[in-house]
Molecule: THF (Tetrahydrofolate) riboswitch aptamer
RNA sequence: GACAGAGUAGGGAGACCGCGUCAAGUGCCGGCAGAUGGGAUGUCGCCGCCGGACGAAAGCGCAAUGCUGCGAUGGCCUCCCGCGUCCGCUGUC
Numbered sequence: 001g002a003c004a005g006a007g008u009a010g011g012g013a014g015a016c017c018g019c020g021u022c023a024a025g026u027g028c029c030g031g032c033a034g035a036u037g038g039g040a041u042g043u044c045g046c047c048g049c050c051g052g053a054c055g056a057a058a059g060c061g062c063a064a065u066g067c068u069g070c071g072a073u074g075g076c077c078u079c080c081c082g083c084g085u086c087c088g089c090u091g092u093c
Base pairs, nucleotide, nucleotide: 001093002092003091004090005089010081011080012079013078014077016075017074018073019071020070021069028052029051030050031049032048034046038087039086040085041084042083058068059067060066
């Protein structure tokens, strides 16, 4: 120097355990802030806060902290997928 490769944030599926169903959460819009391969930079994406609009599926059971559902529902585990540019790292030549 050439070629190949690994790894982020996170995403999907499945299992398990929860929460809500007395409506929180999720999703949508706006603002502010933050994190994001080992380093630099960056945003399609991610997270937090504030504000706004919208807004739901219940049923069974004598009853329960029960059962069956429902929610763009939360956590965790496994598997699969997963940095644009420059440098770095690993391997081969």